[in-house]
RNA sequence: GAAGUCCGCCGGGCAACCGCGGCGCGCAAGCGCGGAGGAAAGUCCGGGCCCCGCAGAGCAGGAUGCCGGCUAACGGCCGGGCGCAGCAAGCCGCGCGAAAGCGCGGCCCAAGGCGACGGAAAGUGGAACAGAAAACAUACCGCCGAUGGCCGCAAGGAUCAGGCAAGGUUGAAAUGGUGCGCCUGCGGGCGGGCGGAAACGCCGGGUAAGAGCCCACCGCGUGCGCGGCAACGUGCACGGCAUGCAAAACCCCAUCCGGGGCAAGGCCAAAUAGGGAAGCGAUGACGCGGCUCGCGUCGCUUCCGGGUAGGCUGCUCGAGCGACGUGGCAACACGUCGCCCAGAUGAAUGGUUGCCGGUGCGUUCGCGCACAACAGAACCCGGCUUACAGGCGGACUUCCACU
Numbered sequence: 001g002a003a004g005u006c007c008g009c010c011g012g013g014c015a016a017c018c019g020c021g022g023c024g025c026g027c028a029a030g031c032g033c034g035g036a037g038g039a040a041a042g043u044c045c046g047g048g049c050c051c052c053g054c055a056g057a058g059c060a061g062g063a064u065g066c067c068g069g070c071u072a073a074c075g076g077c078c079g080g081g082c083g084c085a086g087c088a089a090g091c092c093g094c095g096c097g098a099a100a101g102c103g104c105g106g107c108c109c110a111a112g113g114c115g116a117c118g119g120a121a122a123g124u125g126g127a128a129c130a131g132a133a134a135a136c137a138u139a140c141c142g143c144c145g146a147u148g149g150c151c152g153c154a155a156g157g158a159u160c161a162g163g164c165a166a167g168g169u170u171g172a173a174a175u176g177g178u179g180c181g182c183c184u185g186c187g188g189g190c191g192g193g194c195g196g197a198a199a200c201g202c203c204g205g206g207u208a209a210g211a212g213c214c215c216a217c218c219g220c221g222u223g224c225g226c227g228g229c230a231a232c233g234u235g236c237a238c239g240g241c242a243u244g245c246a247a248a249a250c251c252c253c254a255u256c257c258g259g260g261g262c263a264a265g266g267c268c269a270a271a272u273a274g275g276g277a278a279g280c281g282a283u284g285a286c287g288c289g290g291c292u293c294g295c296g297u298c299g300c301u302u303c304c305g306g307g308u309a310g311g312c313u314g315c316u317c318g319a320g321c322g323a324c325g326u327g328g329c330a331a332c333a334c335g336u337c338g339c340c341c342a343g344a345u346g347a348a349u350g351g352u353u354g355c356c357g358g359u360g361c362g363u364u365c366g367c368g369c370a371c372a373a374c375a376g377a378a379c380c381c382g383g384c385u386u387a388c389a390g391g392c393g394g395a396c397u398u399c400c401a402c403u
Stems, first nucleotide, its partner, number of pairs: 001399010012356007020035001022033004037374001041385002044383005049261004061257005066080005081117001082115003090107007118252002123250002126245001140168002142164003148160001150157002176218004180191004192203004204214002220239008265313004275304006284298005320339008358371005
């Protein structure tokens, strides 16, 4: 310098005037101070706060799920492990080309991306469709068919018995790989030998040659050693050829979880109607089936309590913000100093003008005209997800050039 990947930040600025709603001062007029976001959104997780419930434990139900750390907590974040896919660069092969190079395929695959990533050698169940066969493996297409049988005078034909399993077909998935010699980037390539009539197979054993039979190694499991806090990695020994997929099927294991939400909750409190208590009153009326006593109801005054309208509170100083320092790879924690930053309730946060900045178009290069992302608080925080015109910065990797 070029290319790529990832992360962070900003989201027009200043001033004047006119408005809107909040707070303070003021008798008032008015004056002063402050007034949306990175997502205020979706309401998907987690917490604070509040009310209700609750001896403790268990069952049911739900959520989470590699390891370590951070945190008030989390399904979040940071770091690490393992696995998967794979772009650039690089390497190999093939094709085209006079060459430079280009195209295709394979290998390997930087930074980076993706992973509900505990258990399938506990148990129950499952694998639709397709396919020969879907977990106790198989022969549909295909290939061969000497000899025997069939047809034919014959050459030969057909493929009945029989042989082969390389290739094809289906599917999300087809029962792991290696075993002679050499080379290798471990994918493969070259060469040799054996069996067979051939197809083709085999070359550790076995066997005519073979096998889905046996053995060894890798892979897998267990134990031990070493490195690591751990996940895990690595070496040795033993086991064993079984154990494939799926737990986003039931299930098992571990951890966590009481319910509801600011329309939570608390306080003040009319008018009207009704409730309770005391007193007063014609000593009246009515009821208790006839009478007496007594009791109740009807009227007025005062007081009390509940609830409604309405108002106040909760309400914004908080896991707060900024700068610097210390510890840590980081998430984050701690310390010092400084700062106060919306609280509406039919619900404010806006408009106009000027200057500057951005983008686009035009330009006589002086400037002119046009445009302005997503969106918008409602108890408060930490996350996730989704939307977003335009702009700025940083880190890492590969390649090229120079020192």